[in-house]
Molecule: Bacterial RNase P class A
Organism: Candidatus Sumerlaeota bacterium
RNA sequence: AAAGCAGCACAACCAGUCGCUGAUAUUAUUGUCAGAGGAAAGUCCGGACUCCAAAGGGCUGGAGGCUGGCUAACGGCCAGGAGCAGUAAUGCUACGGAAAGUGCAACAGAAAAAAAACUACCCGGCAUGACCGGGAAAAGGUGAAAAGGCGGGGUAAGAGCCCACCGGAACUGUGGUGACACAGUUUGCAUGGCAAACCCCCUCCGGAGCAAGGUCUAAUAGAGAUGCCAUCUGCCGAGGCAGAUAAGGACGGCCCGUCCGAUGCAUCCGGGUUGACCGCUUGAGGCGUCAGGCAACUGGCGUCCCAGAUAAAUGACUGGAUAAACAGAAUCCGGCUUAUGUGCUGCUUUUUAU
Numbered sequence: 001a002a003a004g005c006a007g008c009a010c011a012a013c014c015a016g017u018c019g020c021u022g023a024u025a026u027u028a029u030u031g032u033c034a035g036a037g038g039a040a041a042g043u044c045c046g047g048a049c050u051c052c053a054a055a056g057g058g059c060u061g062g063a064g065g066c067u068g069g070c071u072a073a074c075g076g077c078c079a080g081g082a083g084c085a086g087u088a089a090u091g092c093u094a095c096g097g098a099a100a101g102u103g104c105a106a107c108a109g110a111a112a113a114a115a116a117a118c119u120a121c122c123c124g125g126c127a128u129g130a131c132c133g134g135g136a137a138a139a140g141g142u143g144a145a146a147a148g149g150c151g152g153g154g155u156a157a158g159a160g161c162c163c164a165c166c167g168g169a170a171c172u173g174u175g176g177u178g179a180c181a182c183a184g185u186u187u188g189c190a191u192g193g194c195a196a197a198c199c200c201c202c203u204c205c206g207g208a209g210c211a212a213g214g215u216c217u218a219a220u221a222g223a224g225a226u227g228c229c230a231u232c233u234g235c236c237g238a239g240g241c242a243g244a245u246a247a248g249g250a251c252g253g254c255c256c257g258u259c260c261g262a263u264g265c266a267u268c269c270g271g272g273u274u275g276a277c278c279g280c281u282u283g284a285g286g287c288g289u290c291a292g293g294c295a296a297c298u299g300g301c302g303u304c305c306c307a308g309a310u311a312a313a314u315g316a317c318u319g320g321a322u323a324a325a326c327a328g329a330a331u332c333c334g335g336c337u338u339a340u341g342u343g344c345u346g347c348u349u350u351u352u353a354u
Stems, first nucleotide, its partner, number of pairs: 001350010013320006020035006037326001041337002044335005049209004056256004061205005066080005081095001082093004096200002101198002103194002118140002121135005148166002151163003167189001168187008213278004222269001224268005231244006248260004285304008
């Protein structure tokens, strides 16, 4: 100097004038304080909260899948293991099971899994060729993938047929919480791949959502239609109270179960209100510091309050200065993914000079 890998910070600033929203004080003039993001985006996960609703079992359905931790929780994060990619820094993984079963692999190829002969090889008929019979899967070809690899011996030619070294399997030992790693011994020994195919195993999972939900005010039209039912028991002041239950309804789908339910239940049609307030921002909160931990993170102490709009508030003008992009909260929080400008730190490789 070039190329890369991992991470961090900021994301517009200053002054003046006028204006907007919220809180708070003032005796109501006005003052003070605060006022869009690192992703507010996507709506992909997980929750808090509210209602169904008071609470369950089974099946179905869905999600996850190496080990150990963190967390309210997660499919997230941290640290490891194995495999793959890369010269490396580092990155990625849908990473349980293929001897429980089913299924798939076009074309090519002899043959695509309890799968084998196209070209060559060896033996015999026959000396050669054609042809016929037998042996073999080691050479070549096809293919993404073809009955472990390499060297030697052996054989008619060959083959783990035999041997040594790798590789596989089993057992033992050592280290580790564990996934696993290393070492030793024995054994000719791998009947392939795909489960992001169906499936099997293990773990987990109610639904809907702030337009959730609630309060107040006001108004109206239900003699509306249809269907089912209108029963029993107890007490008493004789009309009420309480309990059970039918039809029916509610609980993501189905079954069981539970609950509601007696002038009741369900369905359909029609009408009124569309106003105000709450929910609404103090939190699994931010910042600083100490301790523990490799880390994610946890705990102690101190300190701070940091948007709550409702057709939607933070804007306009002037001057200076400047590198400004992607881009606007709507119940809230923790993640992931995507978009994007500038600067900084550490590490790797190459080249050049000293």